Predicted 3D model of a 72-nucleotide RNA (transfer RNA) from a marine eukaryotic metagenome. It matches the Rfam family "tRNA". By type it is a transfer RNA. About the family: Transfer RNA (tRNA) molecules are approximately 80 nucleotides in length.
[in-house]
RNA sequence: GCGAAGUAGCUCAGGCUGGUAGAGCGUCCGUUUCAUGAGCGGAAAGUCGUGGGUUCAAAUCCCAUCUUCGCC
Numbered sequence: 001g002c003g004a005a006g007u008a009g010c011u012c013a014g015g016c017u018g019g020u021a022g023a024g025c026g027u028c029c030g031u032u033u034c035a036u037g038a039g040c041g042g043a044a045a046g047u048c049g050u051g052g053g054u055u056c057a058a059a060u061c062c063c064a065u066c067u068u069c070g071c072c
Stems, first nucleotide, its partner, number of pairs: 001071006009025004019056001027043005049065005
């Protein structure tokens, strides 16, 4: 210098085409069981790495920047 990644406790989707932030696992509550697990029902959990810009509206578009990984 170039490229990829950063979104829930963990692993990730969504981004191209702006319009209610999601899934699985985990956690908690209920149900079931002598009990645990499994099953079933429900709930909590997010400044979408950071700062700014555009827009009625930004996880999404634009600029800068931080961290991690790879290439030269």